[in-house]
About this RNA
Predicted 3D model of a 73-nucleotide RNA (transfer RNA) from a Pseudomonadota bacterium. It matches the Rfam family "tRNA". Rfam links the family to the GO term triplet codon-amino acid adaptor activity. Model confidence (mean pLDDT): 81 of 100. The sequence is in RNAcentral, with records from ENA. The organism belongs to Pseudomonadota, within Bacteria.

RNA sequence: GCGCCCAUAGUUUAAUGGAAAAAACAAUGGCCUCCGGAGCCAUAGAUUGCAGGUUCGAUUCCUGCUGGGCGCA
Repeated sequence: GCGCCCAUAGUUUAAUGGAAAAAACAAUGGCCUCCGGAGCCAUAGAUUGCAGGUUCGAUUCCUGCUGGGCGCA
C1' cells in the first nucleotide's frame, strides 16, 4: 500500500428496514442475615465509534473518516 472483518450500557452479547434498542453479569437501593455471601425484588445506566447520504422510517443499506483484528505484498 491492497483486501476482508469488527465497533450497541461499566463488561459480554441480542436486535438484518417498522421503534418502547433487549438480556446476562456488574452497580445502587430494599427483603433476608448477628455481619457478610448466596437467593429474591426493584431502580438507574446507550445521543448504537464520528460525519454525511438513501428512505415515510436506519442499530440495520451506501460513502468517507477514526480505532481494533486478520491476510497479502